Transfer RNA from a Verrucomicrobiia bacterium, 73 nucleotides, folded computationally. Its mean pLDDT, the model's own confidence on a scale to 100, is 80. The sequence is in RNAcentral, with records from ENA and MGnify. The organism belongs to Verrucomicrobiia, within Bacteria. Its Rfam family is "tRNA". Gene Ontology term of the family: triplet codon-amino acid adaptor activity. The family's RNA type in Rfam is transfer RNA.

[in-house]
Order: sequence, then structure tokens, then C1' cells
RNA sequence: CGUCCCGUAACUCAAUGGGUAGAGUGCCUCGCUUACAUCGAGGAAGUUGGAGGUUCGAGUCCUUCCGGGAUGA
Repeated sequence: CGUCCCGUAACUCAAUGGGUAGAGUGCCUCGCUUACAUCGAGGAAGUUGGAGGUUCGAGUCCUUCCGGGAUGA
């Protein structure tokens, strides 16, 4: 320097052909307990790495940049 893959909640990951962004763990509240843990019920938490573009509509498609990884020279 070229090619390819990955980036989504605090963490690990989904989202199938472009159509309401979800799960588990964790966190908070309540119940249970003398108390803690377990368990049960409920809740909060996201500018989908940044910026543009296409579209009625983008996590998804296109361009570019940033970060990580693989590979070739």
C1' cells in the first nucleotide's frame, strides 16, 4: 500500500427481503428473608463507531473517515 471481515444497552450477542431496535447477564425498585443470596414481579438504560448520500422510510443499500482483526505484497 491492496483485499476482506467486524463495530448495535455497562458486558456478550440477535434483528431473515429496507418497514415499531430486542434477548441474556448486569443495574434499580418491590415482594420473599432476622439479614444476605437464590427465586418471583416490575422498571430504567441505545444519536446502531462518526459524517454525508439514496429512499415515503436505513442497524440493513452507496461513499468517505475512525477503531479493531485477518490476509497478500